[in-house]
Context: one part of a larger RNA
RNA sequence: CUGGGCGUAAAGCGCGUGCAGGCGGUCCGCUAAGUCCCGUGUUAAAGCCUCCGGCUCAACCCGGAGAACGCCGCGGGAGACUGACGGGCUUGAGGGCGGUAGAGGGUGAUGGAAUUCCCGGUGGAGCGGUGAAAUGCGUAGAUAUCGGGAGGAACGCCAGUGGCGAAAGGCGGUCACCUGGGCCGUCCCUGACGCUGAGACGCGAAAGCUGGGGGAGCAAACGGGAUUAGAUACCCCGGUAGUCCCAGCCGUAAACGAUGCUCACUAGGUGUUGGGGGGUUACUCCCUCAGUGCCGCAGCUAACGCAUUAAGUGAGCCGCCUGGGUAGUACGGCCGCAAGGUUGAAACUC
Numbered sequence: 001c002u003g004g005g006c007g008u009a010a011a012g013c014g015c016g017u018g019c020a021g022g023c024g025g026u027c028c029g030c031u032a033a034g035u036c037c038c039g040u041g042u043u044a045a046a047g048c049c050u051c052c053g054g055c056u057c058a059a060c061c062c063g064g065a066g067a068a069c070g071c072c073g074c075g076g077g078a079g080a081c082u083g084a085c086g087g088g089c090u091u092g093a094g095g096g097c098g099g100u101a102g103a104g105g106g107u108g109a110u111g112g113a114a115u116u117c118c119c120g121g122u123g124g125a126g127c128g129g130u131g132a133a134a135u136g137c138g139u140a141g142a143u144a145u146c147g148g149g150a151g152g153a154a155c156g157c158c159a160g161u162g163g164c165g166a167a168a169g170g171c172g173g174u175c176a177c178c179u180g181g182g183c184c185g186u187c188c189c190u191g192a193c194g195c196u197g198a199g200a201c202g203c204g205a206a207a208g209c210u211g212g213g214g215g216a217g218c219a220a221a222c223g224g225g226a227u228u229a230g231a232u233a234c235c236c237c238g239g240u241a242g243u244c245c246c247a248g249c250c251g252u253a254a255a256c257g258a259u260g261c262u263c264a265c266u267a268g269g270u271g272u273u274g275g276g277g278g279g280u281u282a283c284u285c286c287c288u289c290a291g292u293g294c295c296g297c298a299g300c301u302a303a304c305g306c307a308u309u310a311a312g313u314g315a316g317c318c319g320c321c322u323g324g325g326u327a328g329u330a331c332g333g334c335c336g337c338a339a340g341g342u343u344g345a346a347a348c349u350c
Stems, first nucleotide, its partner, number of pairs: 003322004007304002012318001014203004021196003025089005031083001033082002035078007049066006092193001093190003096186005104179007111155001116150007126137002163171002208249006217243002222238004260317006268295011299306002323350003332343004
């Protein structure tokens, strides 16, 4: 020296599909590329090490002798492990068959409550709003109330510590059609077909952008009323983009579990969702698979805490970090209509 890390200190890509690459279950045979051993060649000198000698000693240095020399070439050998090749297996993975839950996705149709507006009836002075007010609305009849109509947006209760989805602060009225995946049982089929995944490709809340439509409520900007020393705010009255739909962009987020994916192993207890088995076959109950919560041992952790849904113990692969500021800035590249995104410094300074 063979690095240490990433829940909160710097650090997990927002998420997926997947080419290359890396890694890869079990048994047999074969090979000998990796691997190991032996021999041999080569391994300039100097240097390091051993012995001897020379500068008056020593160091540096000089001379002589010896030893050693990774890697590499060639020859021979070993055959456990990795690889290549051939053959087999079923537990990994996938499929078949039988069930099953669900706001999973898309398209269309439709329903009721409520707000607003319009028309008509009743009615007659206020309504609204606030801490208190005022702006505002109202005798041209408002608010309230009854009947009718128009239109847009969102779906109360059910609703859950619940479900679905790879993720998204994504998906909640009802019905129909199209469509993806999951879970359980069986152990019927294939026979390692697997894991991860630089690039790449796709998806990706809200806001924003382009064209067209729509516009009830809400509401940046904006106008007004208050408050205040001021009030470019918080409160109030209005109100346009936008919020909604179609098509196309944008590609970001405290895109969070601030925790990458896969596999194996490591006390339990308790709740809940979906399925299966047993039992009584009437519940209580017992076992089990998959998910989702809480508590908690060992262990881990700087602590907080995590703890079979790990932040424990290991393996494979990817991403990322390396003092603070400057700065996610500048320059350049790529992408974008733009807004901007992405990649991403330095001087200087502490």
RNAcentral holds the full RNA, with entries from ENA, Greengenes and SILVA. This is a predicted structure of a 350-nucleotide part of an RNA (small-subunit ribosomal RNA, central domain) from an uncultured bacterium. Rfam family: Bacterial small subunit ribosomal RNA. Rfam links the family to the GO terms ribosome and structural constituent of ribosome.